[in-house]
Context: one part of a larger RNA
RNA sequence: CGUGGAAAUUUGAGGAGUCGCAUUCCUAGUACGAGAGGACCGGAAUGCACGAACCUCUCGUGUACCUGUUGUCCUACCAAGGGCAUCGCAGGGUAGCGACGUUCGGUUAGGAUAAACGCUGAAAGCAUCUAAGCGUGAAGCCGUCUCCAAGAUUAGAUUUCAUGAUGAGGACCCUUCGAGAUGAGGAGGUUGAUAGGCCGCCGGUGUAAGGUUAGUGAUAGCCUCAGCCAAGCGGUACUAAUUGUCCCAUGU
Numbered sequence: 001c002g003u004g005g006a007a008a009u010u011u012g013a014g015g016a017g018u019c020g021c022a023u024u025c026c027u028a029g030u031a032c033g034a035g036a037g038g039a040c041c042g043g044a045a046u047g048c049a050c051g052a053a054c055c056u057c058u059c060g061u062g063u064a065c066c067u068g069u070u071g072u073c074c075u076a077c078c079a080a081g082g083g084c085a086u087c088g089c090a091g092g093g094u095a096g097c098g099a100c101g102u103u104c105g106g107u108u109a110g111g112a113u114a115a116a117c118g119c120u121g122a123a124a125g126c127a128u129c130u131a132a133g134c135g136u137g138a139a140g141c142c143g144u145c146u147c148c149a150a151g152a153u154u155a156g157a158u159u160u161c162a163u164g165a166u167g168a169g170g171a172c173c174c175u176u177c178g179a180g181a182u183g184a185g186g187a188g189g190u191u192g193a194u195a196g197g198c199c200g201c202c203g204g205u206g207u208a209a210g211g212u213u214a215g216u217g218a219u220a221g222c223c224u225c226a227g228c229c230a231a232g233c234g235g236u237a238c239u240a241a242u243u244g245u246c247c248c249a250u251g252u
Base pairs, nucleotide, nucleotide: 001151005161006160007159008158009157010156014148015147016146017145020048021047022046023045024044025043026042032037050105051104052103053102054101058099059098060097061096065092066091067090068089069088070085071084072083073082074081075080110142111141116136117135118134119133169247170246171245172244173189174188175187176186177185194240195239196238197236198235199234200233201232203229204228205227210223211222212221213220214219
């Protein structure tokens, strides 16, 4: 830009992907075989590799969480804190993300075939799977299964809205996100829980400061499963999403 405008739901021309393998057991030590050995067919279980999704568990990360601790500087000093030193070092760790973790998947029809095996059958009174004709037959092919898909210009379909100079709808702007380079996409904009704050909870760390007791003291006990706390969950209009503006159809 096109498909009359708009919203929602869709069909599928076409395209992409998947299809895996092994072991063990039963059938059965059966058929077969002198024995040694040892099945087809059918059924069950387990595992490996690969793939997808996810974060309940396990593990990793988690420089915006908690704690311990070294050196030094600062807050006058003590105490308590802060800065710097690879996040100073070290021990843990929420959400998110991830795999080493968890769950699931490759099932099953059907069709046409390859090699191969046949039926009928002449040329060639026989024979012959082939010359006419008809079958069986593979992890392979087409399908089945998953995903994309109407720029499929043949631009599709269904439902609803606007059929009128005021209009369906959209955009600008703002709060934002499990969405994101920017556009885009999603949730919202006071008739509001969109983000922040606040409250509660989950969860993390591990018992704060201050006081008191014991000890000469380092330190320890108690008040104290304390104090502090990020992204999580649920509430709550306290703060910010103010007020507004613009664009567009064909027709009469």

This is a predicted structure of a 252-nucleotide part of an RNA (large-subunit ribosomal RNA, domain VI) from a Candidatus Uhrbacteria bacterium. It matches the Rfam family "Bacterial large subunit ribosomal RNA". The full RNA is in RNAcentral, with records from ENA. Model confidence (mean pLDDT): 84 of 100. The organism belongs to Candidatus Uhriibacteriota, within Bacteria.